[in-house]
Context: one part of a larger RNA
């Protein structure tokens, strides 16, 4: 001076403990891991890989297998040379690309351009290596409270101090003491959102009061009161009371739309793990150059005795089916969303209408309520499989794609040992929206808002984490 301890002290975190739901069993999605394969491209491997890169594998993506080509190349430059560009047929092929044959003779400031061919030289061109040669990004200890500097002191010196100590705080937050005065990354605040009020603006939003008007609707005239949209400003500071402490600061209260950081976000210090990434990109160095470059057709990334991890759906009555009756936010649309009217059991078809959208659309949101039904069963529970008939998308659904419709109707009866998330509009349940995207294997990601809980006595125990401070065969 760290690191370490089944050493001590002091503290904190869904860390334990109280509690609510879960995974571990079942069946299907998905990711890996093995095997297997012509190939099943690559990476990522405790916490910090495994519904991860991938916010969209049929073809293409695609790098991987096969078979066909092609070699100044599939893209850029630069240089001269030929010719406008180009458009339609037909022949062979699996296609990529060969061959024919017709049309066609560009533009112009006349310097020259644009675009197409063969042609040379410089060169291109690699998702090939090496992330233990690198930028540049990024996960994780952790949003933990640390990590450091001048200058003085102290010590031969490595260092120390300051940063210790009391008390306090979510905080190295701050108060007191102090050989130490100070200061800089970091904490806090300043940025966004949301809850409260004022003002100001009122259309495509709103409709209270005054007409009009209908089966029935702000529909109409009108009006910004209200609602809500957008702008600007207010409020919260432990500021006020009590009580308590040398103070900071704690506890109770009060008024408040909110109270002690009001709730969420974003924001990630010095560093740690040669942590990830040469397959986003960028580059050192090596490597291949008729091929490890590049275009095409098919074919794989989708195979399957198994084995794991992350999830959807159940096992049912707080429950299924049947008819009725409500109430949402935030997003998205011209190659788009599509009222509406036919037609059809439905997936959806015709046709037609608004609206680049506070005006149209998507949209009547499900649980939820109110009527019935079913009665405890492998059932009117689940709904996998697996036959059959359709539908859309797209050249193209065989390997491989959604979704409807009749039929079938597996496992499962609450899950060993172990384990996971949550402390409040959360958990848990409910259903809606983008984004990629023609479609789609989304049950996924990311947001949205209905419905709406139990617990926390406390910190001995487990786990990681801070400070002091002790021992040390370690560095």
């Nucleotide at each position: 001076u760290g690191a370490c301890g089944g050493g001590g002290g002091c503290c904190c975190g869904c860390a334990c403990a109280a509690g609510c739901g879960g995974a571990g069993g079942a069946a299907c999605a998905u990711g890996u891991g093995g095997u297997u394969u012509a190939a099943u491209u690559c990476g990522a491997u405790g916490a910090u890989a495994c519904g991860c890169g991938a916010g969209g594998a049929a073809c293409c993506u695609u790098a991987c297998c096969c078979g066909g080509g092609c070699u100044u190349g599939a893209a850029a430059g630069u240089u001269a040379c030929u010719g406008a560009a180009u458009a339609u047929a037909c022949c062979a092929g699996a296609g990529a690309c060969g061959g024919u044959a017709u049309a066609g003779u560009c533009c112009u400031u006349c310097g020259g351009g644009a675009c197409a061919g063969g042609a040379a030289a410089c060169u291109a061109g690699g998702u090939g290596c090496u992330g233990c040669a690198u930028g540049g990004u990024u996960g994780u200890c952790g949003u933990c409270a640390g990590c450091u500097c001048g200058u003085g002191c102290c010590g031969u010196g490595a260092g120390g101090u300051g940063u210790c100590g009391g008390c306090u705080u979510a905080a190295g937050u701050g108060c007191c003491a102090u050989a130490a005065c100070g200061a800089g990354c970091g904490c806090a605040a300043c940025c966004c959102u949301u809850g409260c009020c004022a003002u100001u603006a009122g259309u495509u939003a709103c409709c209270a009061g005054c007409g009009a008007g209908u089966u029935a609707a702000g529909u109409u005239g009108g009006g910004u009161a209200c609602u809500c949209u957008g702008g600007u400003g207010g409020g919260a500071c432990u500021g006020c009371u009590a009580c308590u402490g040398u103070a900071a600061g704690g506890u109770a209260g009060a008024g408040g739309a909110a109270g002690g950081u009001g709730g969420g976000g974003a924001u990630g210090g010095c560093g740690u793990c040669a942590a990830a990434u040469c397959a986003g990109c960028a580059c050192g160095g090596c490597c291949c150059u008729u091929a490890c470059g590049u275009c095409c057709g098919g074919g794989g990334c989708g195979a399957c005795a198994c084995a794991c991890g992350u999830g959807u759906u159940a096992c049912a009555a707080u429950g299924g089916g049947u008819g009725g009756u409500a109430c949402a936010g935030a997003g998205g649309g011209u190659a788009g969303c599509u009222a509406c009217u036919a037609c059809g059991u439905g997936a959806g078809u015709a046709g037609a209408u608004g609206c680049a959208a506070a005006u149209c659309u998507u949209u009547g949101a499900a649980a939820a309520c109110c009527a019935u039904u079913c009665u405890c069963a492998g059932u009117u529970c689940g709904g996998a499989u697996c036959g059959g008939a359709g539908u859309c998308u797209g050249c193209a659904a065989c390997u491989c794609g959604g979704c409807u419709c009749c039929g079938u109707g597996a496992a499962g009866u609450u899950g060993g040992a172990u384990u996971c998330g949550c402390u409040a509009g959360u958990a848990a349940u409910c259903g809606c929206g983008c984004a990629u995207c023609a479609g789609c294997c989304a049950u996924g990601g990311c947001g949205c808002g209905g419905u709406g809980a139990a617990u926390a006595c406390g910190u001995u125990c487990c786990c990681g984490g801070g400070c002091c401070u002790u021992g040390u065969a370690c560095a």

The part of an RNA shown here (small-subunit ribosomal RNA, 3' major domain) has 475 nucleotides and comes from an uncultured rumen bacterium. The RNAcentral record of the full RNA draws on ENA and SILVA.